[in-house]
Context: one part of a larger RNA
RNA sequence: UCCUCGUUAAGGAACUCGGCAAUAUAACGACCGUAAGUUCGCAAUAAGGUCUCCCCAACGCAAGUUGGGGCGCAGCUAAAGACGCCGAGCGACUGUUUAACAAAAACACAGCUCCCUGCUAACUCGCAAGAGGAUGUAUAGGGGGUGACUCCUGACCAGUGCUGGAACGUUAAACAUGGCGGUGUUUUCUGUCGCAAGAUGGGAAACGCUAACCGUGCUAAGCGCCAGUGAACGUCCGCGGUAACUAUAACCGUGUUAAAGUAGCGAAAUACCUUGUCGGGUAAGUUCCGACGCGCAUGAAAGGAGUAACGACUUGGCGACUGUCUCAACGAGGGGCCCGGUGAAGAUGCAAUUCCGGUAAAGAUGCCGGAUACCUGCAGCAAGACGAAAAGACCCCGGAAGCUUUACUGCAGCUUGGUAUUGGGCUUGGUGUUUUGAUGCGUAGCGUAGUGGGUAGGAUUUGAAGCGACGUUUUCGGAUGUCGUGGAUCCAACAAUGAAACACCCAUCUUCAAAAUACUUUGUUCUAACUUUGCUUCUCGUUUUUUCUCGAAGCGCUUUUUAGCGACGGGAAAAAACGAGAAGCAAAAGAAAGUGCCAGGUGGGCAGUUUAAGUGGGGCGCUUGCCUCCUAAAGAGUAACGGAGGCGUUUAUCAAGGUUGGCUAGCUCCGGAUGGAAACCGGAGCGAUAGGGCAAAGCCAUAAGCCAGCUUUACUGCAAGACGGGCAUGUCGCGCAGUCGCGAAAGCGGAACUUAGUGAACCGAUCAUACUUUAUAGAAAGGUGAAAGAUCAUCGGCUAAAAGCUACUCCGGGGAUAACAGGCUGGUAGUGUCCAAGAGUCCAUAUCGACGACACUGUUCGGCACCUCGAUGUCGGCUCAUCUCAUCCUGGGGGUGGAGAAGCUCCCAAGGGUUUGGCUGUUCGCCAAUUAAAGAGGUACGUGAGCUGGGUUCAAACCGUCGUGAGACAGGUUGGUCUCUAUCUGCUGCAGGCGUGGAUAUUUGAGGGGAGUUCUCUUUAGUACGAGAGGACCGAGAGGAACAGACCUCUGGUGUACCAACUGCACUGCCAAGUGCAUCGCUGGGUAGCUAUGUCUGGAUCUGAUAAGCGCUGAAAGCAUCUAAGCGCGAAGCAGACCCCAAGAUUAGAUAUCAUAGAUUCCUUGUAGAUUACGAGGUUGAUAGGCUCUAGGUGGAAGCGCAGUAAUGCGUUCAGCCGAGGAGUACUAAUAAUCAUUCUUG
Repeated sequence: UCCUCGUUAAGGAACUCGGCAAUAUAACGACCGUAAGUUCGCAAUAAGGUCUCCCCAACGCAAGUUGGGGCGCAGCUAAAGACGCCGAGCGACUGUUUAACAAAAACACAGCUCCCUGCUAACUCGCAAGAGGAUGUAUAGGGGGUGACUCCUGACCAGUGCUGGAACGUUAAACAUGGCGGUGUUUUCUGUCGCAAGAUGGGAAACGCUAACCGUGCUAAGCGCCAGUGAACGUCCGCGGUAACUAUAACCGUGUUAAAGUAGCGAAAUACCUUGUCGGGUAAGUUCCGACGCGCAUGAAAGGAGUAACGACUUGGCGACUGUCUCAACGAGGGGCCCGGUGAAGAUGCAAUUCCGGUAAAGAUGCCGGAUACCUGCAGCAAGACGAAAAGACCCCGGAAGCUUUACUGCAGCUUGGUAUUGGGCUUGGUGUUUUGAUGCGUAGCGUAGUGGGUAGGAUUUGAAGCGACGUUUUCGGAUGUCGUGGAUCCAACAAUGAAACACCCAUCUUCAAAAUACUUUGUUCUAACUUUGCUUCUCGUUUUUUCUCGAAGCGCUUUUUAGCGACGGGAAAAAACGAGAAGCAAAAGAAAGUGCCAGGUGGGCAGUUUAAGUGGGGCGCUUGCCUCCUAAAGAGUAACGGAGGCGUUUAUCAAGGUUGGCUAGCUCCGGAUGGAAACCGGAGCGAUAGGGCAAAGCCAUAAGCCAGCUUUACUGCAAGACGGGCAUGUCGCGCAGUCGCGAAAGCGGAACUUAGUGAACCGAUCAUACUUUAUAGAAAGGUGAAAGAUCAUCGGCUAAAAGCUACUCCGGGGAUAACAGGCUGGUAGUGUCCAAGAGUCCAUAUCGACGACACUGUUCGGCACCUCGAUGUCGGCUCAUCUCAUCCUGGGGGUGGAGAAGCUCCCAAGGGUUUGGCUGUUCGCCAAUUAAAGAGGUACGUGAGCUGGGUUCAAACCGUCGUGAGACAGGUUGGUCUCUAUCUGCUGCAGGCGUGGAUAUUUGAGGGGAGUUCUCUUUAGUACGAGAGGACCGAGAGGAACAGACCUCUGGUGUACCAACUGCACUGCCAAGUGCAUCGCUGGGUAGCUAUGUCUGGAUCUGAUAAGCGCUGAAAGCAUCUAAGCGCGAAGCAGACCCCAAGAUUAGAUAUCAUAGAUUCCUUGUAGAUUACGAGGUUGAUAGGCUCUAGGUGGAAGCGCAGUAAUGCGUUCAGCCGAGGAGUACUAAUAAUCAUUCUUG
């Protein structure tokens, strides 16, 4: 000194983030007694109070009760065995959880609610078979949310989701059909060559076949569309004004919305501002409780508000209690330390390993300059060795992984259609074809004229006109059909009309109806595929049982022993049970389902990936290509998240191009009808300020500016030579050929006054071309030339196609790059100086000081990114400090708007001092009470190999807000592993060696260290001063606070080797008396020692030299002047004086004594002590033990006697016992040995 324990004066939470830890309390003993609240069960052993031992007697079965007696400090006598109460939050409860940092408010839960599921259930696992669900059946099962109970659960269906709907739109494959084409055959037209035959081209038609492509028709789900739905995902507003004090706004106006947050609750686990405001509690309350409410950003099953009981939860208060603390002390045991034995690990560039200042990759044992320092150990402490440990977990960069989603692209699954398996009948609708029948109204016209053609007659007793009835149709006029009646006519040709008669015939179109047929579709039905179930039969397999049979040896039993029986092994048969398969029958279902293939939809369920760079860290923001200027340093070029602007074009009417010809702006002043600031005319002055499509710069009057005429060179094919340049791009261009324009001509013209107006490859498409595709023809494809398609704008362009989270994280790197600290800087900050407008009644400077100027410091916030990312631990507190002075107090002075007192301000001064509490993690701050004062700072915001761990800053969880989500938040809240045996330096102590010329004593003091504080009262004196109130300097005295040292007489504490009392158990045979154990068992005392809270002492005084300041004399400068020469005062400060260390003070000192001096080992030891050392002593001895006496402690022993029924009491007895204290006494033990020793002569 650490760990585990025991005790503690006075106080009693003042400690601290927090009563952490520890104490305490009869703690499921007895009796009495017990509140609020309540779900009436609880709360509750609430709380609180009293009792408890031994003996005797009575009563009682007993437990026990009552009465009497007795002892002790103490009777549940030891041990064991909930502290309690009052508020609040959260969660109802008992339970569960991160094995090893989180036990919780998280999970679960009963209850509530929504959704799905009718059984081959939904759902889950599986490729499937199959299994679970369930041998269950909606009072069942699955999924989501909420979370007992009580009171409740508002508005919104616009978005998203889900459910439903099916009229319309859109929509795949398949099917049907058409087209562009290709090709075969046949027919036919035509070009060229040729006399012809024929050769070589081009085109058309018909009939076939036809890959891909395109159109159309038919067509499902889905989507669009229409509804419903919130205990589905979710969402629930602004602005302005208004009442007779003010304030506020029941009220009014206006805008938006799908709707405009209702009841409740509310600075909350949610409130930034914020320690909101008020009240309570406290001396004092950032916490707590109750209220208030414009709630940054509450709110109703991601439930709202309450709530008895419960909680190792979180939070506030109170009582009791205490070493948590003021403030520490003593004791016990175990480490540490010494001796003996045994004996690791981490770590280790080399070491001959000081301090200060400086320097240095910016914090040096190792460099520079000083200072200091004889050599070596042991015990300790941890300030440093940017100590050890772990290739930083924060940050950035690169990579990975997990997770999310309306990122991209896929896949499973689900769903829908087609088709195959797959057949029949009836029927609905649709389409096509055929047949029959009908249908057709502009105007003019007797009139309902489809179109084309033929024709002059036709229909009619096989019943015309008319009439009636019933239909169809309609343009409402009519047309037409059937039946009845009727009984002979009715139409055309002629006029009108583009077209002439439904007079008649043929063909055909629109629309409608019927029938047949083909395809398709709807509904229904059949049974025979297919599916399911049941029954029967058969076959096969497994198991069991029974029977039969075979078995060399081996196994068990046996007097059938080369044998018998059993067991065992092989085989066969039968029966039963179970399972599988096939067939048949029956039932259900049925061309559906299921399954295969094709196709559409849905599809984070799953998978693979992407998610830019620059950047005074990263993120957020901004930027990314091109043009102009400045920066740019007079060639060119030149960076920054330097300063300013532009571009992603425009121009073809009569051009903003070419050419030829011509012209000159703009501003100011003066004058002139309407007429002005500006219109037009005239004059004058200035001179490019104008204009050049657009930015800027350069340039432009010979105009490149303005006007007009004619025009298209805004051409084709090239190109000498240059500029520029990493490459690729880019820029200018003499001249030639062709063809044009203007001009009389020379000439000019290959766009624009110039510099921006943009995009490489690949890819596919277009036009042209006949180069290639190896037998050929056609076709097709490719190539080649031209031109188009990119906010590929991250603009030298990754892919056709791409967003996020990580605090669950991981890997590789970085001090190339942030957070802490250091460094540089000093904008900001702090401090000072100068000037002096002003304030101060007057008066700048007693005091304050604007507008400004200049310094200093390195404490703020920053800037930079220089050491450190193979680790420099971060706020605050505790502990321990050390330095600075820009001084808070105390000391000395100057000024004062200083009467005194109290102040203000400045100068000197760092010796010492500089409080305790409430709140909060706080530093800070506010508050309470004090004080002489409650200073400011540096020291890695001093100090975590010294402590703590409340805050911040891992993993869990809640709330608010943000986000679709994963998740996020310098927002709040609860919880949450702090390792290290010290090698070196440093520091505190203690030794050994050697030196100091032998030894023992006593010293000097170079040098170093310590201490250093301050108040109150009395007196001087109620004096000086003052109107009074008040009230001193200087000096004298007394008493304190805190701090420090020493000590133990006193007051106390402790005192585990002292004494006594008591309980339980065991033992000494029993009684008695003792011993052991129970924390020293507990309890009451206590010697020595050690101790504080106890006692004593200290900081006093004086001297010297000074600071600011005050002076004397005194010139420079005839004065003045504290100064220049000289002299004197003057402070808690400096040097002494006081205390301590000190000759390794290597400068090693001095004095005294001795000279066979002295010292050591060893032994007895303590006033000393880790070891060592030091001290006392070693027989010529009281050093220790023992013994005797005694101080002191305890408190009256045992035994015996006596009294009492007994417990017990009294006497013997101020007894007995006693560790360390004191004195005496050799009884015991201090035996024995070693080293050194001659200078003053040689």